[in-house]
RNA sequence: ACGUGCUCCGGGGUCGGUGGGAAUCCGAACCGGCGGUGACAGUCCGCGAACCGAGGCGACGCAUCCGAAAGGGGUCGUCCCGGCCGAUCCGGUGGAAAUCCGGAACCGACGGUGAUGCGACGGGUAUCCGUCGCUAGUCCGGAUGGGAGGCAGCACGA
Numbered sequence: 001a002c003g004u005g006c007u008c009c010g011g012g013g014u015c016g017g018u019g020g021g022a023a024u025c026c027g028a029a030c031c032g033g034c035g036g037u038g039a040c041a042g043u044c045c046g047c048g049a050a051c052c053g054a055g056g057c058g059a060c061g062c063a064u065c066c067g068a069a070a071g072g073g074g075u076c077g078u079c080c081c082g083g084c085c086g087a088u089c090c091g092g093u094g095g096a097a098a099u100c101c102g103g104a105a106c107c108g109a110c111g112g113u114g115a116u117g118c119g120a121c122g123g124g125u126a127u128c129c130g131u132c133g134c135u136a137g138u139c140c141g142g143a144u145g146g147g148a149g150g151c152a153g154c155a156c157g158a
Stems, first nucleotide, its partner, number of pairs: 002157006008150002014028004029138002031108002033047004042106002051083003055079006065072002088104005110141003117134007
């Protein structure tokens, strides 16, 4: 160094203003998982979590449907495959950087919560009311979970 097994580790970030009420509005600030890449990456190439679908395996048989029953369908778990899945440029240095330095940008799963804004519908007729939908990277939740992985550790093997 390699293989197998086990253990451990494995996601960050808020203040102010208005107000009866907002960590969601307004203003400013702040954050950046894992592997790779000629050189250090939220924005390059891949991967991971959530969600959706097909299939394999296992469990359940409580409810609904089919069946005389077995069972099918169903529900749950797990594995695997597929889908979905955001965003960067300019200048400089250099042998090499969309990764460094300088400058200017941009992005942020799902569910919940809204005094704002937008849209739809209905009512009213002076601009108001009602209902619905959308509107948080930083709050709450699934999560004391899972996880890409780790030049972390231990054991065994040749």
Overview:
Predicted 3D model of a 158-nucleotide RNA (FMN riboswitch aptamer (RFN element)) from Microbacterium thalassium. Its mean pLDDT, the model's own confidence on a scale to 100, is 80. The organism belongs to Microbacterium, within Bacteria. Its Rfam family is "FMN riboswitch aptamer (RFN element)". Rfam's curators write: The RFN element is a highly conserved domain that is found frequently in the 5'-untranslated regions of prokaryotic mRNAs that encode for flavin mononucleotide (FMN) biosynthesis and transport proteins. Its family is annotated with FMN binding in the Gene Ontology.